[in-house]
Context: one part of a larger RNA
Molecule: small-subunit ribosomal RNA, 3' major domain
Organism: metagenome
RNA sequence: UGACGGGGGCCCGCACAAGCGGUGGAGCAUGUGGUUCAAUUCGACGCAACGCGAAGAACCUUACCUAGGCUUGACAUCCCGGGAAGUCGCCCGAAAGGGUGAUGUGCCCCGCAAGGGGAGCCCGGAGACAGGUGCUGCAUGGCUGUCGUCAGCUCGUGUCGUGAGAUGUUGGGUUAAGUCCCGCAACGAGCGCAACCCCUGCCCUUAGUUGCCAUCAUUAAGUUGGGCACUCCAGGGGGGACUGCCGGCGUCAAACCGGAGGAAGGUGGGGACGACGUCAAGUCCUCAUGGCCCUUAUGCCUAGGGCUACACACGUGCUACAAUGACCGGUACAAAGGGUUGCAAACCCGCGAGGGGGAGCCAAUCCCAAAAAGCCGGCCUCAGUUCGGAUUGGAGUCUGCAACUCGACUCCAUGAAGUCGGAAUCGCUAGUAAUCGCGCAUCAGCACGGCGCGGUGAAUACGUUCCCGGGCCUUGUACA
Repeated sequence: UGACGGGGGCCCGCACAAGCGGUGGAGCAUGUGGUUCAAUUCGACGCAACGCGAAGAACCUUACCUAGGCUUGACAUCCCGGGAAGUCGCCCGAAAGGGUGAUGUGCCCCGCAAGGGGAGCCCGGAGACAGGUGCUGCAUGGCUGUCGUCAGCUCGUGUCGUGAGAUGUUGGGUUAAGUCCCGCAACGAGCGCAACCCCUGCCCUUAGUUGCCAUCAUUAAGUUGGGCACUCCAGGGGGGACUGCCGGCGUCAAACCGGAGGAAGGUGGGGACGACGUCAAGUCCUCAUGGCCCUUAUGCCUAGGGCUACACACGUGCUACAAUGACCGGUACAAAGGGUUGCAAACCCGCGAGGGGGAGCCAAUCCCAAAAAGCCGGCCUCAGUUCGGAUUGGAGUCUGCAACUCGACUCCAUGAAGUCGGAAUCGCUAGUAAUCGCGCAUCAGCACGGCGCGGUGAAUACGUUCCCGGGCCUUGUACA
């Protein structure tokens, strides 16, 4: 100087408390451990691994296993020989691969021609080499997680100290903040904080189609004429919030408390943004890369299998156990997205998944599209039930070369566990939790996961003693 303390002081954070909903029990989905297996590819392991890399494992992916094959190789550069590109067969084979045959020339240069040379491409050959998701993240770059959006981390000069170092950065106030004020052997400065950026909340302006409809006409319908006032919208521009104003309080300061005006206050709400560093944290399987290793194989191709196994154990979820509910009928109101190898309306068929059909739309125009919870009416009456839907049998639909291993969905039948969950444990402070549906990426198909969107919409916070994490000052130390 740090680190640490079941030392002290001050102060924060859904850290506790207050409150609401969960997890832990059940069934299923998914990841992991374990076990099994020819293989169940690999990585990730407290927080910060475990719906993680996977924003899509039937083949492919695929890195694993078994079997069949190939070796200058699936891919790059160079050399030699031949044809040259391309097209069509036949035999073995699961394919890859191996064998064999037919057809067929163009382009550029020289040349009258015959012919010769050359570029792209193909076949064969030799070797330099290719190739490796093989090892080392304890050799690395890059990227990322984490402490932590925490308020810190440093430097120059000066001063103090023999020195390590200190001071500044401590102190008194204050703040979300090393934020600001005051003081001070310090005076300044840098990286961080904040602001500048984006979204959202109010207003003005520019603009009026695909959007809108007050007046006029018209219609089943803003449908059409018309209009751009209103609503709205995209893009652009601008205003607005600054403790600016008033009162109180405070050191005459910074600030704090209350008030006015205002769509909005005291960082309005949200996002992007992550200092010096820590964990030899993670990744050699994104990529790059040193070293090591393989080189008729640790490379490459193909078929099939596996990654989907199942006595168990854990994590994360979904659905429930019902009446604030289930079911049936009727009836409202979104936002944000996606759509031309695409989204697909009306209409017809089917109980349905879906099929037929093809208008319209490169989309403020058309389509996906129905929003659901809600509201109105009916029924069920506390029951393992008209709750719950696992499991199983049967029949189907769709995608795809192909759904046996191993897809999703539909219909009929079957109806399991489950009556609110031990110890323990998680999230959340407001348009939040809870609850309800909708969309998108990946994607042929496959979503209970992920990322977004809106609808309905709470309760509680006395307080900081305690648990966890953190900041500043101080103290002890046999630790570095």